Molecule: RNase P RNA; transfer RNA
Organism: soil metagenome
RNA sequence: AGACGGCCGGGCGGUCGCGGCGCUUUAGGGCGUCGAGGAAAGUCCGGGCUCCACGGCGACAAGGCGGCGGGUAACGCCCGCCGGGCGCGAGCCCAGGGAUAGCGCCACAGAAAGCAAACCGCCUCGAGGCCUCGGCCUCGCGGUAAGGGUGAAAGGGUGGGGUAAGAGCCCACCGCGUUCCUGGCGACAGGGACGGCAUGGCAAGCCCCGCCUGGAGCAAGACCGAAUAGGGAUCCCGCGUUCCGGCCUCGGCCGGGACAGGACCGUCGCUGGUCCGAGGGCUCCGGGUAGGUCGCGAGAACCGUCCAGCAAUGGGCGGUCCAGAGGAAUGAUCGUCACUUCGCCUUCGGGCGGAGCACAGAACCCGGCUUACAGGCCGUCU
RNA sequence: GCGGGAUUGGCCGAAUGGCUUAGGCGCUGGACUGUGAAUCCAGCCACGAGAGUUCGAUUCUCUCAUCUCGCCCCA
Numbered sequence: 001a002g003a004c005g006g007c008c009g010g011g012c013g014g015u016c017g018c019g020g021c022g023c024u025u026u027a028g029g030g031c032g033u034c035g036a037g038g039a040a041a042g043u044c045c046g047g048g049c050u051c052c053a054c055g056g057c058g059a060c061a062a063g064g065c066g067g068c069g070g071g072u073a074a075c076g077c078c079c080g081c082c083g084g085g086c087g088c089g090a091g092c093c094c095a096g097g098g099a100u101a102g103c104g105c106c107a108c109a110g111a112a113a114g115c116a117a118a119c120c121g122c123c124u125c126g127a128g129g130c131c132u133c134g135g136c137c138u139c140g141c142g143g144u145a146a147g148g149g150u151g152a153a154a155g156g157g158u159g160g161g162g163u164a165a166g167a168g169c170c171c172a173c174c175g176c177g178u179u180c181c182u183g184g185c186g187a188c189a190g191g192g193a194c195g196g197c198a199u200g201g202c203a204a205g206c207c208c209c210g211c212c213u214g215g216a217g218c219a220a221g222a223c224c225g226a227a228u229a230g231g232g233a234u235c236c237c238g239c240g241u242u243c244c245g246g247c248c249u250c251g252g253c254c255g256g257g258a259c260a261g262g263a264c265c266g267u268c269g270c271u272g273g274u275c276c277g278a279g280g281g282c283u284c285c286g287g288g289u290a291g292g293u294c295g296c297g298a299g300a301a302c303c304g305u306c307c308a309g310c311a312a313u314g315g316g317c318g319g320u321c322c323a324g325a326g327g328a329a330u331g332a333u334c335g336u337c338a339c340u341u342c343g344c345c346u347u348c349g350g351g352c353g354g355a356g357c358a359c360a361g362a363a364c365c366c367g368g369c370u371u372a373c374a375g376g377c378c379g380u381c382u
Numbered sequence: 383g384c385g386g387g388a389u390u391g392g393c394c395g396a397a398u399g400g401c402u403u404a405g406g407c408g409c410u411g412g413a414c415u416g417u418g419a420a421u422c423c424a425g426c427c428a429c430g431a432g433a434g435u436u437c438g439a440u441u442c443u444c445u446c447a448u449c450u451c452g453c454c455c456c457a
Stems, first nucleotide, its partner, number of pairs: 001382008010337007018035007037359001041370002044368005049217004062213005067081005082096001083094004097208002102206002104202003119148002121144003125140006156174006175197001176195008221294004231285003235281003240259008261276005301320008339356007383453007392407003400437001409425005430446005
């Protein structure tokens, strides 16, 4: 100068205050004890728990995951290893199955972009022209993917031989494919033989293969349960006349119209308008709203130590009890110490004074991931 | 607390992974007019942020940020 891993993230004391629990007090209150985090966050994964659905198995759909082995309650997490890429290195990064199952896409540029392609160039041949007879120019039939140019990508790479010029046409090495042997649990690695190269990229496009997944979430859910309104049952009181329709347990009920009636428009008369025109009461029942209680914290817990293991992790022994409520307490201030920084003084040892000290805030619980974080400490390595 | 959705100029709003991201309202300038409105012409102004996949990302994936909606039971 870096790389990786782990940890802390203010200490002590005084005063005032807040929440839970216990004891005490007639009550007000008093005393004791406990009281946030590494991320309590985002809600991105996986579980516990609860309700709903579900006879078993299989298939399909939808969603997710994807090298190999291990860990785990489980995971998309962690550990170890393999392969690829980056870095001088310690190390870091990788959604890391399949592109000869099929479909689709590859803009622009470029001659040609997916059963490839001849623009320039190179070469043979033919015709014509020029000529210093060596060649040069133009046109045409062909050959050629070595070179130029375009592009993210041009149908193996480098070197040699070969050829009219070229070309896996031939050879060596590398790459690739097939197959065999050896090592490894395996991913894979090493080696031999054969093949002249076919088979570009994209699956965080559809898809194929393998594996996994029932849905919802503590506002889940369980118990107790008012008042008012509304539902049902019994009984009691009340319900103008008439017409039409319907139901039926034949005695009523329901719906509609007309007339009479009642209330209001300050009162009375006339006239007019609007509304009412059948329900009310006691008692009981069911649902379960407000509210209350539980769910709710002894746990995949924490600390120490030993053993197994490279590790993640697992196991044994000993010890500890450690927030919890509800829209929500865990705070404020002072002193002092520690740290950082600034100013002044200095006998260079230091002293005095001022300022600062992050991100953030449990809400059923747990394991991960991700994100935020002033400052500081420790270890290993280059 | 739990579960969904969205983000493109000043506003509304479209997009097959591909050329400079449509269109409307608005704004600015000009023309027309005595002046204004209307109309016509021209212009300005954007993919919430950061990574990844890809030759190439508004679009696909991930992580953040912001906004927004819904959530006991009875009636």